Predicted 3D model of a 1372-nucleotide RNA (small-subunit ribosomal RNA) from an uncultured bacterium.

[in-house]
RNA sequence: AGAGUUUGAUCCUGGCUCAGGAUGAACGCUGGCGGCGUGCCUAAUACAUGCAAGUCGAACGGUUAAGCCAACCUCGGUUGGGUAUAGAGUGGCGAACGGGUGAGUAACACGUGACCAACCUGCCCCGCGCUCCGGGACAACCGCUGGAAACGGCGGCUAAUACCGGAUACUCCGCGCAGAGCGCAUGCUCCGCGCGGGAAAGCCUUCACGGCGCGGGAUGGGGUCGCGGCCCAUUAGGUAGACGGCGGGGCGACGGCCCACCGUGCCGACGAUGGGUAGCCGGGCUGAGAGGCUGAUCGGCCACAUUGGGACUGAGAUACGGCCCAGACUCCUACGGGAGGCAGCAGUGGGGAAUUUUGCGCAAUGGGGGCAACCCUGACGCAGCAACGCCGCGUGCGGGACGAAGGCCUUCGGGCUGUAAACCGCUUUCAGUAGGGAAGAUUAUGACGGUACCUACACAAGAAGCCCCGGCUAAAUACGUGCCAGCAGCCGCGGUAAUACGUAUGGGGCGAGCGUUAUCCGGAUUCAUUGGGCGUAAAGAGCUCGUAGGCGGUUUGUCGCGUCUGCUGUGAAAGCCCGGGGCUCAACCCCGGGUCUGCAGUGGGUACGGGCAGACUAGAGUGAUGUAGGGGAGACUGGAAUUCCUGGUGUAGCGGUGAAAUGCGCAGAUAUCAGGAGGAACACCGAUGGCGAAGGCAGGUCUCUGGGCAUUAACUGACGCUGAGGAGCGAAAGCAUGGGGAGCAAACAGGAUUAGAUACCCUGGUAGUCCACGCGGUAAACGAUGAAUACUAGCUGUCCGCAUCCAUAGGAUGUGGGUGGCGCAGCAAACGCAAUAAGUAUUCCACCUGGGGAGUACGUUCGCAAGAGUGAAACUCAAAGGAAUUGACGGGGACCCGCACAAGCGGUGGAGCAUGUGGUUUAAUUCGAAGUAACGCGAAGAACCUUACCAGGUCUUGACAUCCCGAUGACCGCCGGGUAAUGCCGGUUUUUCUACGGAACAUCGGAGACAGGUGGUGCAUGGUUGUCGUCAGCUCGUGUCGUGAGGUGUUGGGUUAAGUCCCGCAACGAGCGCAACCCUUAUCUUCAGUAGCCAGUAUUCAGUUAGGCACUCUGGAGAGACUGCCGGGGAUAACCCGGAGGAAGGUGGGGAUGACGUCAAAUCAUCAUGCCCCUUAUGGCCUGGGCUACACACGUGCUACAAUGGCGUAAACAAAGAGAAGCGAGCCCGCGAGGGGGAGCAAACCUCAGAAAUAACGUCCCAGUUCGGACAGUAGUCUGCAACCCGACUACACGAAGCUGGAAUCGCUAGUAAUCGCGGAUCAGAAUGCCGCGGUGAAUACGUAACCGGGUCUUGCACUCACCGCCCGUCA
Repeated sequence: AGAGUUUGAUCCUGGCUCAGGAUGAACGCUGGCGGCGUGCCUAAUACAUGCAAGUCGAACGGUUAAGCCAACCUCGGUUGGGUAUAGAGUGGCGAACGGGUGAGUAACACGUGACCAACCUGCCCCGCGCUCCGGGACAACCGCUGGAAACGGCGGCUAAUACCGGAUACUCCGCGCAGAGCGCAUGCUCCGCGCGGGAAAGCCUUCACGGCGCGGGAUGGGGUCGCGGCCCAUUAGGUAGACGGCGGGGCGACGGCCCACCGUGCCGACGAUGGGUAGCCGGGCUGAGAGGCUGAUCGGCCACAUUGGGACUGAGAUACGGCCCAGACUCCUACGGGAGGCAGCAGUGGGGAAUUUUGCGCAAUGGGGGCAACCCUGACGCAGCAACGCCGCGUGCGGGACGAAGGCCUUCGGGCUGUAAACCGCUUUCAGUAGGGAAGAUUAUGACGGUACCUACACAAGAAGCCCCGGCUAAAUACGUGCCAGCAGCCGCGGUAAUACGUAUGGGGCGAGCGUUAUCCGGAUUCAUUGGGCGUAAAGAGCUCGUAGGCGGUUUGUCGCGUCUGCUGUGAAAGCCCGGGGCUCAACCCCGGGUCUGCAGUGGGUACGGGCAGACUAGAGUGAUGUAGGGGAGACUGGAAUUCCUGGUGUAGCGGUGAAAUGCGCAGAUAUCAGGAGGAACACCGAUGGCGAAGGCAGGUCUCUGGGCAUUAACUGACGCUGAGGAGCGAAAGCAUGGGGAGCAAACAGGAUUAGAUACCCUGGUAGUCCACGCGGUAAACGAUGAAUACUAGCUGUCCGCAUCCAUAGGAUGUGGGUGGCGCAGCAAACGCAAUAAGUAUUCCACCUGGGGAGUACGUUCGCAAGAGUGAAACUCAAAGGAAUUGACGGGGACCCGCACAAGCGGUGGAGCAUGUGGUUUAAUUCGAAGUAACGCGAAGAACCUUACCAGGUCUUGACAUCCCGAUGACCGCCGGGUAAUGCCGGUUUUUCUACGGAACAUCGGAGACAGGUGGUGCAUGGUUGUCGUCAGCUCGUGUCGUGAGGUGUUGGGUUAAGUCCCGCAACGAGCGCAACCCUUAUCUUCAGUAGCCAGUAUUCAGUUAGGCACUCUGGAGAGACUGCCGGGGAUAACCCGGAGGAAGGUGGGGAUGACGUCAAAUCAUCAUGCCCCUUAUGGCCUGGGCUACACACGUGCUACAAUGGCGUAAACAAAGAGAAGCGAGCCCGCGAGGGGGAGCAAACCUCAGAAAUAACGUCCCAGUUCGGACAGUAGUCUGCAACCCGACUACACGAAGCUGGAAUCGCUAGUAAUCGCGGAUCAGAAUGCCGCGGUGAAUACGUAACCGGGUCUUGCACUCACCGCCCGUCA
């Protein structure tokens, strides 16, 4: 000294929380010793028991009588005397101290400083003087007597330092008279004279101790005053002895303290009165300080003593352990009556989270009594209990491993615990045992105490815990748990990999303690004097006037109030700080010094503030001369327009809306003309303009009236500024009374809209809007910016003045007042403000202190009411907010693109079938995929297998891998039994090398490590993939701007398919993307020429052969296209348009290629993989079944509905592929699927292989058909161990729905769509799917408003999980 927490991130505001210190503490876990302290904070609750205040025989009468003396004696004792001692009484002193508690008290109670000329003071000290003479009683005691007791009653005797009378006193008191001095006033002091009043106590007989009067001192008390210290104004008025006076009473004393009379005062916004709370202080805790909180222990004061009241005694009490009365409570009782007061020390019950022994002693210190000895003393000194606090000490020290065991973790290598332990050596503080043994005491006396301390002895021996380890905050791993159990001071952890829960290990912190809880201060500059704010975060009153108050221009003099300074008194002690000393140190204690920032007195200074007195004119005001203006009030008046009325013309609609309807109109509307009525508002001018304090103010004229400005410098001479309360003004709506009412128009009615529509739109329409007189008193009453003054760069408009210059109109310059824009410094969190400040300063006022609850409730004031003003708390949250940033979003804007729409062509959605999915069903219908971006998807092919599912059977080191042991010599293969099949049982056959020990290999058997899992988690992962999207974007370095998040670059002007390129620019460059490089296709050249080709030559049925490589083709290498050329546009750029040439023209067509990232997107069932789970099963094998089910729903397809067609006949033209467990020709058989047979071909050679649409000819004639082929019968073919569930194909027969498809919806921009066939992968067999190939071959695009998706810029935002957001209300 700061830190955490609002956000995606940032800065600020702001609250909450934490780290520190403290405690009379309590609770949890733990606990060795000692010293010094502390210990009912709650029930001022109730108290059993004991003790806490007595003492004096030297005040007094008497009683007692162990021992002593004397006498007597029956030798047992009796009597007498005085006396130590002891109980009660009279008397004296004390009991008013000491000790306890904090209920009450907001008060002269306390603190501090003064005052008493208005007072008292026992015991103590000093001084002076005195102590004489008498008297009568009452207790005790004795007798009688009452009562249960407590306690008495009557009669009688008696003493005193008890009581009473007298004398003395002139120092005391009172009265009267005279004089002197003094004080702040009342007044005080001194002295003289006269009159009156007032004392005493003895005891001991030796000292001594007492008694009385007067004066003084000391101590203690009483009273008065200034100042100081709590909350509430939702307590604003209080007060009748109340304030004062005169007179009296009372008191120790002053005083309405009390009383009679008189007056009507007195207190209060500087907070009276009332309510709440509280003992006050020295001090204590905290804090850098200023402050804040507190008032245990120790010390001072006060108050109280069961509750309330009262007095007595006394020097002193209105009396804790005295009295009386009343109340409550408790106890005793013979029921008649009595007794009691722990807030003294112990102790008990109760209350409570919680606070000790019914201890020892008067040895010390102190107190009471006494001449004293001495007695009393729960004050006090000690001990006991309690880690309650502070302080000190110990629980060992040294050596000891490349590091034991155990534990934990692990990447299995190791690491940590850890020199820690063991082990070796050493020491003995504390505790223990034993011996000695104090000081405290100046003579005696020691409770503590055989204590402190010293010495000796033996053993490492008897002695460590608590909290924490996600961040703040030092310290982490494993397991368990699975939004459960739990943690948490704040933020927040926990939903299967939790460093945050629980446990363990390890670590961190403190340590006889450690944590928690509670409270206080701090941090919090978060009430801000030191030291804050108010445009938008909380906060400027709606505005003005003005009272109190606060503040105030220049100058002279004076005072010395503030202020400054010297000195004096006081500021108790303890405490605190400094220095020193004593307990071994420390805590603790002692001594000295300082501090106590204060108050009071006194001396001095006079700049500044203030008071008083005087002067001035720069502030302010007055006057004079001008001047602008919707400033205000009243009266009068004008035209346009709306509506209504009357009349004319005129006819079917008008009106209204997005579209309509309600409404008006043939009884004549709307429209139009003329006349009239009435109310309200004032077009153009008009403005970025003017006036006003604000609200606000607009046709014109007149009257009355407020303010401003300029010029002038005659007058006043600080008269000023602000302004709590107060007063006035104050939009609209609203209220009241009376008018007025054209238009408009809450409420209301109707029509629409809508899911609804108590709305928006329409037709009507009442209050109201208008006037007069009142009320109300609020607005986003805003510049969200209080008023005043001064100062601080500029530039440029505009309104109203004045001056100077030039001048015809007019212009230029300067200056004053208003009103705008921009901008520097400065300020500000930023936005922004910036001479009209939100700058720099001063003065005064209002207001703020987290969000919600709430401007609510209660109270109160105002109001006719509506309501307004003032204005909380409980509870609850960890935020609520301001400004700015990045994105996303908008039924915001601008620009651009895409088969996005539009323009077209063909489909889907209707039918039948195929296929996938949902659902349902099932023993099982295995699993996954889910909007686009799941659904002919994984699956390029489920009859068994596949297969993961189900039923049944069966195996347990296993179907598979590695290691060990034993046996065998094989294993493999073959055969047999048995089974639904596997499993199971049996037979046959028989290796290699060798150093002969064995080894290798294989099989079987065995044990255990382990295998195995398509079991879970794609939200633990790798890899792979989809998608936005082949969209044009995404970033970085340096620089620069910003407090920062971030910005710039990448924005702008053009252009492009493109962040493509050009230009500009605080940016300059660069990277990933785009493009290009790659493949293919289109043209040409060259090389090569078989299995390809055939122009020419020869030959032939035939490129069949000879021959040739020109052509086609094949596959190597090249060329070609680059806006290169021309014209135009454009900025002369980039680029665009057109043209030439060219096979191809502006990225020629197609493909491959997918930036940063998004979707916790998909996949643990391709594979890999962490963790979890199963282990005679969730693993392995087998048979059969299922994945093919079927009321339904959806997706994707095929075939159709026909004549641009179907069928038949006979003809023509491809490309790209595949082939050995293969493709399979010719030939034969079969209607056919196919069969037989097998040439050729590992393929530019042979085969699959016939291309089809097309063209030609024929037929059908619009029909459920010669369309369509589902369904389905029979007979077959092929594959395969096997076609029942469940294959494909063939022939004949059967011939369903369907006649172009609702809402809706999909694809496609050219060799494309559409249409036609061919091939391939998978595959024993099984495509309408998928992947390829060629044939035929269109239509349309004006265009970009809207839909969908995307890009860039900009704007708003309370969204950032980002509009599928956020969020409000009701209900549960």
The prediction has a mean pLDDT of 86.